[in-house]
Context: one part of a larger RNA
RNA sequence: CUGUGGUUAAGGAACUCGGCAAAAUACCUCCGUAACUUCGGGAGAAGGAGGGCCCAUUAGGUGAGGAGAUUUACUCUCCGUAGCUCAAGUGGGCCGCAGAGAAUCGGGGGAAGCGACUGUUUACUAAAAACACAGCAGCGUGCAAAGUCAAAAGACGACGUAUACGCUGUGACGCCUGCCCGGUGCCGGAAGGUUACGGGGAAGGGUUAGCCCUAAAAAGCGAAGCUCUGAACCUAAGCCCCGGUAAACGGCGGCCGUAACUAUAACGGUCCUAAGGUAGCGAAAUUCCUUGUCGGGUAAGUUCCGACCUGCACGAAUGGCGUAACGACUUCCCUACUGUCUCAACCACAGACCCG
Numbered sequence: 001c002u003g004u005g006g007u008u009a010a011g012g013a014a015c016u017c018g019g020c021a022a023a024a025u026a027c028c029u030c031c032g033u034a035a036c037u038u039c040g041g042g043a044g045a046a047g048g049a050g051g052g053c054c055c056a057u058u059a060g061g062u063g064a065g066g067a068g069a070u071u072u073a074c075u076c077u078c079c080g081u082a083g084c085u086c087a088a089g090u091g092g093g094c095c096g097c098a099g100a101g102a103a104u105c106g107g108g109g110g111a112a113g114c115g116a117c118u119g120u121u122u123a124c125u126a127a128a129a130a131c132a133c134a135g136c137a138g139c140g141u142g143c144a145a146a147g148u149c150a151a152a153a154g155a156c157g158a159c160g161u162a163u164a165c166g167c168u169g170u171g172a173c174g175c176c177u178g179c180c181c182g183g184u185g186c187c188g189g190a191a192g193g194u195u196a197c198g199g200g201g202a203a204g205g206g207u208u209a210g211c212c213c214u215a216a217a218a219a220g221c222g223a224a225g226c227u228c229u230g231a232a233c234c235u236a237a238g239c240c241c242c243g244g245u246a247a248a249c250g251g252c253g254g255c256c257g258u259a260a261c262u263a264u265a266a267c268g269g270u271c272c273u274a275a276g277g278u279a280g281c282g283a284a285a286u287u288c289c290u291u292g293u294c295g296g297g298u299a300a301g302u303u304c305c306g307a308c309c310u311g312c313a314c315g316a317a318u319g320g321c322g323u324a325a326c327g328a329c330u331u332c333c334c335u336a337c338u339g340u341c342u343c344a345a346c347c348a349c350a351g352a353c354c355c356g
Base pairs, nucleotide, nucleotide: 001351002350003349004348005347006346007345008344010342011341014340019337027051028050029049030048031047036041038172052094053093054092055091056090057089060085061084062083065079066078067077068076069075070073095099107335108334109333110332111331112330113329114327115326119131120130135170136169137168138167139166140165141164147156148155149154173322174321175320176319178252179251180250183249184248185245186244187243188242189241192240193239194238198234199233203229204228205227206226207225210221211220253271254270255269256268257267280314281311292308293307294306295305296304
C1' cells in the first nucleotide's frame, strides 16, 4: 500500500449523479394508532411500556369419590382429596453497565410520476413505466365452422357448437369516450362504362387443279382442300360508379376588425376544408424559447410541490382524466442513524514488500 472485519472525540449527509456503502431498526406481550378508502384495507401505521432469577399466594382444566333432583337414563346439577396440566395474575425479594444479556432478527414518515394488482422478460451488461392480466369493445365463424399445419391423406380447432371458437385493439375500478366517410381499407349494391380466357368468323394472306396470254416463257387471275391472320358481336369477377362503416387505417384551419383608460375580445367579416380538437388535462416521461411567471419548501433550490396557459409539437379504447391497495420502478422532502464527509487515526487477520 491492497483486501476483509472492528472501534472512534466534536459535528451529523457538509460526501456524492444519487445517503452508494455503512449505521440504526429488529423477537414476544400490553397500550395506542392519522389522512385516505373500492369499507376489505391503510396497520406491525406512527408512538410508547414491560421482559432475567428466587420466595409466597392464587385463577383455570382434568379428576377417584361424595351429595341432590327427576321424566329412572349410556340422565342432569352441585361439591371435589391426590397427582398431572396450564402457566397468566398479585405481593415481596436478589444480581449485573446491560435480562428478546449470544445468534437469528422490519428503520420510519410526507408528497409526486408511471403501471391497477399477484405474475412475465433480454440464460452471460437492461426486471422496468416494457410484456401479460381480469375487464371492455370490434370483426369473423351455423359446424364437413371460421382459422391453422400439410401438393395430399390426415390432424388441431373439439369428441367443443355463438354464454362457443378464431383474430385485432384497449387494459382493474370510477366518470367518460366529442366532430369528420373527402383519401385508404372493409361491407353492401347492381343500372351504366371498361375488361380476360372462350365463343364468333366479316375480311385478308400462303399454297394450286385450272383459266388467260405466249413461238416458248415470265407476269396476271384463281375453285376445292390444307394452312396463317383475324373485325363486328356475345362473355365473369375486378376496377370506374352508388351507398354504409372511425373501440377500421387515419384526420380534427387561417386572416382582419370590434367594448366609455389601457389591455383583452363574449361579437362581426372573410377565405379554405371531409371536418376544423368537445369534455378533461396542461412548462407535463410531452414546453423549443426556458432556470417561463407567481406561490411553497431552503440562509441560499436548473431538481421537487401547487397554480397560471403564450399546448414550438396534450387530448379522448394508437384511449382522456382521476383513483384506495400494491412496486428490489423513478423523483423530491423530513425524522432516526451513522467514518459518506470535515479528516483522518488505531486495532485484528490475509496478502504485497524486506531478510533468510